[in-house]
RNA sequence: GCCGCCCUAGCUCAGUGGUAGAGCACACCCUUGGUAAGGGUGAGGUCGAGGGUUCAAUCCCCUUGGGCGGCU
Numbered sequence: 001g002c003c004g005c006c007c008u009a010g011c012u013c014a015g016u017g018g019u020a021g022a023g024c025a026c027a028c029c030c031u032u033g034g035u036a037a038g039g040g041u042g043a044g045g046u047c048g049a050g051g052g053u054u055c056a057a058u059c060c061c062c063u064u065g066g067g068c069g070g071c072u
Base pairs, nucleotide, nucleotide: 001071002070003069004068005067006066007065010024011023012022013021018055026042027041028040029039030038048064049063050062051061052060
C1' cells in the first nucleotide's frame, strides 16, 4: 500500500429495513434470626462518527475514526 472482519447498556454478546434485547453487574423489594443462595421490580443505550437512499436505517450505500487478521 491492497483486501476482509469487528465496533450495540458498566462488561460479554444477540438483533441485519418496521417502537433496541439477553446474561452478568448495579439499585430497591420479598424470603432469613443474620448472611449467602433464590425470586420479583427497576434504572441504564444520539447502536464508533458524518452524510446519502427510504414513508421508515443498528440493518442498505459512501466517507471517516479505532481494533483485529490476511496479502504484497